[in-house]
Context: one part of a larger RNA
RNA sequence: CACGGGUUCUAACAAUCGGCCAAUGGGCUCCUUAUCUGACCAGUCUUGAAACACGGACCAAGGAGUCUGACAUGCGUGCGAUUCGACGGGUGCGGAAACCCGGAAGGCACAAGGAAGCUAACGGGCGGGAACCCUCUUGAGGGGUUGCACCGCCGGCCGACCCCGAUCUUCUUUGAAGGGUUCGAGUAGGACCAUGCAUGUCGGGACCCGAAAGAUGGUGAACUAUGCCUGAGCGAGGCAAAGCCAGAGGAAACUCUGGUGGAGGCCCGAAGCGAUACUGACGUGCAAAUCGUUUGUCUGACUUGGGUAUAGGGGCGAAAGACUAAUCGAACCAUCUAGUAGCUAGUUCCCUCCGAAGUUUCCCUCAGGAUAGUUGGAGCCCACGUGCGAGUUCUAUCAAGUAAAGCCAAUGAUUAGAGGCAUCGGGGGCGCAACGCCCUCGACCUAUUCUCAAACAUUAAAUAGGUAGGAAGGCACGGCUGCUUCGUUGAGCUAUGUCCCGGAAUCGAGAGCUCCAAGGGGGCCAUUUUUGUUAAGCAGAAUGGGCGAUGUGGGAUGAACCGGAAGCCGGGUUACGGUGCCCAACUACGCGCUAACCCAGACACCACAAAGGGUGUUGAUCGAUUAAGACAACAGGACGGUGGUCAUGGAAGUCCAAAUCCGCUAAGGAGUGUGUAACAACUCUCCUGCUGAAUCAACAAGCAUCGAAAACGGAUGGCGCUGAAGCGCGCGACCCACACCCAGCCAUCGGGGCGAGUGCCAAGCCCCGAUGAGUAGGAGGGUGUGGCGGUCGCCGCAAAACCCAGGGCGCAAGCCCAGGCGGAGCGACCGUCGGUGCAAAUCUUGGU
Numbered sequence: 001c002a003c004g005g006g007u008u009c010u011a012a013c014a015a016u017c018g019g020c021c022a023a024u025g026g027g028c029u030c031c032u033u034a035u036c037u038g039a040c041c042a043g044u045c046u047u048g049a050a051a052c053a054c055g056g057a058c059c060a061a062g063g064a065g066u067c068u069g070a071c072a073u074g075c076g077u078g079c080g081a082u083u084c085g086a087c088g089g090g091u092g093c094g095g096a097a098a099c100c101c102g103g104a105a106g107g108c109a110c111a112a113g114g115a116a117g118c119u120a121a122c123g124g125g126c127g128g129g130a131a132c133c134c135u136c137u138u139g140a141g142g143g144g145u146u147g148c149a150c151c152g153c154c155g156g157c158c159g160a161c162c163c164c165g166a167u168c169u170u171c172u173u174u175g176a177a178g179g180g181u182u183c184g185a186g187u188a189g190g191a192c193c194a195u196g197c198a199u200g201u202c203g204g205g206a207c208c209c210g211a212a213a214g215a216u217g218g219u220g221a222a223c224u225a226u227g228c229c230u231g232a233g234c235g236a237g238g239c240a241a242a243g244c245c246a247g248a249g250g251a252a253a254c255u256c257u258g259g260u261g262g263a264g265g266c267c268c269g270a271a272g273c274g275a276u277a278c279u280g281a282c283g284u285g286c287a288a289a290u291c292g293u294u295u296g297u298c299u300g301a302c303u304u305g306g307g308u309a310u311a312g313g314g315g316c317g318a319a320a321g322a323c324u325a326a327u328c329g330a331a332c333c334a335u336c337u338a339g340u341a342g343c344u345a346g347u348u349c350c351c352u353c354c355g356a357a358g359u360u361u362c363c364c365u366c367a368g369g370a371u372a373g374u375u376g377g378a379g380c381c382c383a384c385g386u387g388c389g390a391g392u393u394c395u396a397u398c399a400a401g402u403a404a405a406g407c408c409a410a411u412g413a414u415u416a417g418a419g420g421c422a423u424c425g426g427g428g429g430c431g432c433a434a435c436g437c438c439c440u441c442g443a444c445c446u447a448u449u450c451u452c453a454a455a456c457a458u459u460a461a462a463u464a465g466g467u468a469g470g471a472a473g474g475c476a477c478g479g480c481u482g483c484u485u486c487g488u489u490g491a492g493c494u495a496u497g498u499c500c501c502g503g504a505a506u507c508g509a510g511a512g513c514u515c516c517a518a519g520g521g522g523g524c525c526a527u528u529u530u531u532g533u534u535a536a537g538c539a540g541a542a543u544g545g546g547c548g549a550u551g552u553g554g555g556a557u558g559a560a561c562c563g564g565a566a567g568c569c570g571g572g573u574u575a576c577g578g579u580g581c582c583c584a585a586c587u588a589c590g591c592g593c594u595a596a597c598c599c600a601g602a603c604a605c606c607a608c609a610a611a612g613g614g615u616g617u618u619g620a621u622c623g624a625u626u627a628a629g630a631c632a633a634c635a636g637g638a639c640g641g642u643g644g645u646c647a648u649g650g651a652a653g654u655c656c657a658a659a660u661c662c663g664c665u666a667a668g669g670a671g672u673g674u675g676u677a678a679c680a681a682c683u684c685u686c687c688u689g690c691u692g693a694a695u696c697a698a699c700a701a702g703c704a705u706c707g708a709a710a711a712c713g714g715a716u717g718g719c720g721c722u723g724a725a726g727c728g729c730g731c732g733a734c735c736c737a738c739a740c741c742c743a744g745c746c747a748u749c750g751g752g753g754c755g756a757g758u759g760c761c762a763a764g765c766c767c768c769g770a771u772g773a774g775u776a777g778g779a780g781g782g783u784g785u786g787g788c789g790g791u792c793g794c795c796g797c798a799a800a801a802c803c804c805a806g807g808g809c810g811c812a813a814g815c816c817c818a819g820g821c822g823g824a825g826c827g828a829c830c831g832u833c834g835g836u837g838c839a840a841a842u843c844u845u846g847g848u
Stems, first nucleotide, its partner, number of pairs: 041056001043054002057848006067204012083107002087102004112119002124154005131146001133144004156187002158184003161180003207346001210343001214336006225310009234300001237267002239264001243260007272297003277293002280291002312328001314324002349782006359372001361370003374519001375517006382510001388508003392505002394469005404459001406456001411453003416448001418446003423443008473499004478494004483490001523547003528542005552563003567745002570742004577735003580719003586732001589730005601721001612706002616703003621698001623696003634689004639663003645657001669684001673682002746772009783837001785834010802820002806817004
């Protein structure tokens, strides 16, 4: 000086009690209304739903993992080498399902092996081990007679199998002792049995609802199909067959004329029966097939009553798979039957903790299962140490044949010239010809050159991968072996002795082991690598990450992008992204660029634009010209040899071709264009005057522009913005996320302490630290409901139900009060049993 504790005093504050004042006061909870901001409908299948995917108007009541048998595992309970009531008997309030006794039978267990006949388990050693005891230089230590459970190795024993075979012997049997690198669901000083709960599997209707089908036995021909029997009905008109009559003619046969007659699957058409068209009316109708007009037929294969016959894989059918009672490519009714469904839909209260998979292998497997992986739960066993472990690094050491690189290296492909002795092929010249000469095009050869390779090759990465970094080890010496060797050579194993702080780093919420079980087995996206394809919001792989299963700030909007993962609150600070207004935050600062009338521009993923063009503009690069006066404008000159040569009908600078000098000049091309038949004339190059300072070409960039056309009206998100609120830089300030920091509270997990004087009562009390997302799914703890048992209670001075702008508790499911209504039953706790919790199922019934 700082901090803590005790005592005393003082002050303040708070609490309690009493009195006074008493609201235009405060608080908690809730209701209604208004404004601002945010905000898509929940269930479901799905990679993905607000979906132009499906079911869903609203309310009440009902409505879906149950019971049982067997088995497995876990946690309990009783007894224990045994265990088990239901078989019999007894007791007595009782003629006991429940109480008592017995254990002769039975189940499981206590012994296995073998196909079977059958035979049938002396228990050891080494290493690691919690612990225990003794001792020593008292230590978070060392040593040591001992060492549980359990684990590893070796050996023994039993049975089977394979050898070997003494002994006996009726001569084909017995098989001692010994051995094996073989097999066993064995032994090795028993751990079971019964029962309860939970989870799971299988069989049962088996979580609930749902077929198309299949089988058995019956009922139907009042509809309708067809046959048969017996009845009934069909008006009028027309055409007019056969037959008959009369007259006429004729030799006759017979013919003609006029009548009569009244046949017919004949005509028109009413009743009847049908049903073509309007694709009319109607179409919650008059009607589950009707009405109107039109239309077919109408003496016949006609229409119709009654009776009768034919019956379901059957009938009947002028045949349409038509009809068989509004049902027919197999009727209806009942039963098997709650048929089965790898398929669809649905599957009911709360909180807390953990938390997936769409991959492997197999399957008459691809809409499904089993298996491993993934996940949860139950634990067990050690642990505080120079031990154990690791999605890490380092060191050491391995294997590989990708990327890169190469092709004047092999293989294969491939471009271009150059040189060329010989050889081969094509063409040509000189030759009668020549394997004679010469020219030429190739092949070929040589040295080069261009470009390549998943199935080429030399070298050979990065990344990724294996092993090791010590006591289960090193060293010395000895031993064993059916392996190995020419070999006591080697390899493996091993007895004994010896060697110590112990053999890289970093990190760790400690390591290891066992059992049971769910979901899942449709995936999808972006970066990087990559296969198929012209390409794809296409299909298929690899790596790590995400979405699925996940909200939140930003990208206007949004599964996956950027930031960042989340208990409930308060404060502070940031990330991504922003700061004209919408909209929180600088119409900030500094420097450039950009003018964009069919469309300037405006922020990753991302919601597109290219080749190409321009004297738009800006700043570069490079090369020229220029005070010896450039460039541009205006003006003057632009001559001679010469009309150069060739060619041409012609060609004088200017049709074509080859050349392209000289002189004089300040300068003037054997000529850049116009022009002429050819000349001429004009112009350009070039020179000069005037003027007086920069000028010209090429090329590559930034911004802007053209290129740039589509059908609903439209989108930098909108408004709007031009020394920007655009584009490119720089530099500050500011805004805000559930991120980070700090404070408080809740829950979970871990650790520590206390622990009612003496057992239980502790699932308690106190302190410290860390953590908190979650679909399918698992586990734990609660809440509500209907019965029953026990222990306590409430109630006509008012139980339950119902209503409830009031008060309170709990994270929640829910619970307790006040008040009202009501008028007879109801509740708490401890147990126990379950037909125990609804928003959905085109759910069922009722209501609106």